Bacterial RNase P class A from a Gammaproteobacteria bacterium, 366 nucleotides, folded computationally. Its mean pLDDT, the model's own confidence on a scale to 100, is 77. It matches the Rfam family "Bacterial RNase P class A". From the family's description: Ribonuclease P (RNase P) is a ubiquitous endoribonuclease, found in archaea, bacteria and eukarya as well as chloroplasts and mitochondria.

RNA sequence: GGAGUGGGCCAGACAGUCGCUGUGGGGGUAACCCCGUGGAGGAAAGUCCGGGCUCCGUAGGGCAGGGUGCCAGGUAACGCCUGGGCGGCGUGAGCCGACGGAAAGUGCAGCAGAGAGCAGACCGCCUAAGUGGCUUCGGCCACCGGUAAGGGUGAAAGGGUGCGGUAAGAGCGCACCGCACGGGUGGCAACACUCCGUGGCUAGGUAAACCCCACCUGGAGCAAGACCAAAUAGGGGAACAUCUGUAGCGAUACAGGACGUGUGGCCCGCACGGUUCCCGGGUAGGUCGCUUGAGCCCGUGGGUGACCACGGGCCUAGAUGAAUGGCUGUCUACGACAGAACCCGGCUUAUCGGCCGACUCCCCCU
Repeated sequence: GGAGUGGGCCAGACAGUCGCUGUGGGGGUAACCCCGUGGAGGAAAGUCCGGGCUCCGUAGGGCAGGGUGCCAGGUAACGCCUGGGCGGCGUGAGCCGACGGAAAGUGCAGCAGAGAGCAGACCGCCUAAGUGGCUUCGGCCACCGGUAAGGGUGAAAGGGUGCGGUAAGAGCGCACCGCACGGGUGGCAACACUCCGUGGCUAGGUAAACCCCACCUGGAGCAAGACCAAAUAGGGGAACAUCUGUAGCGAUACAGGACGUGUGGCCCGCACGGUUCCCGGGUAGGUCGCUUGAGCCCGUGGGUGACCACGGGCCUAGAUGAAUGGCUGUCUACGACAGAACCCGGCUUAUCGGCCGACUCCCCCU
């Protein structure tokens, strides 16, 4: 000097003028006016996760369904974050992982190939042993038989290299490697080991296929829900139940059964009850919920880190057909993606430009 990787911060500024809105105060009969003060994001987006909160509901148990899937931590919790392990990519800083189980079972893998899972004999090699024929007595041919070391097909073919052995071969045997089991060492663990022993041991891939295993899981949602006011027609129709026993003159009461309802489905339980459905009519206005939060900032301490503890400081939008806009001037990084609607923690997606700092690689000079 160039090319990269990871992290943090900013998100146009200033002035003038007119305008909008929350809130505190003042004035005014009221309409409204004046002063002070606050007023969209790093993603407010997607509605993908997790919760707080509200209601069902005296909230239970189970099954199905759904979610997660290495280990240890963090957190209110999570499918998130941090650190580690293993695997993959990259020269590297780093990045990614849908990362439990294939020897419980089922399924799938076109074509090629002899054969694709407890799966083989196409070309080869042998002809020991057995049968037949020929023979120049070396052997040759055929049948039967042996073989999976060599070749071929394929993405993948019954561990690899070497030596011995054999008729020819083969873990058939041996050495080393690999693998399985047991032990040891380190680590909380996942795991690792240039460690020890035993064993010739070898039944591939795929679960982002069904499945098995471990753990988690009620539902609906601020259009939740609570209150006030007002108005109408407490209208019309249908279905189910009206069974048994006791008491009672009877109406009726109690118990059981049946039926129905109870915020995803089914079963059991529990609670409630006369229940459920359809048509029609009225109101759809106001207040609360509504912003002080698992909140933010600073310091100290602990921790590799996520984060935690203590101390101090701060208050930072609450609209409701939807508020922060228009114009002018100057500066400038010449402004992208883009607007809260109950709130918060994440993830994902979109994105112009600027600043700070750490690390990696390449080139050159000293």
The sequence was found by an Rfam model in a public genome assembly. Of the family's consensus pairs, 97% are formed in the model.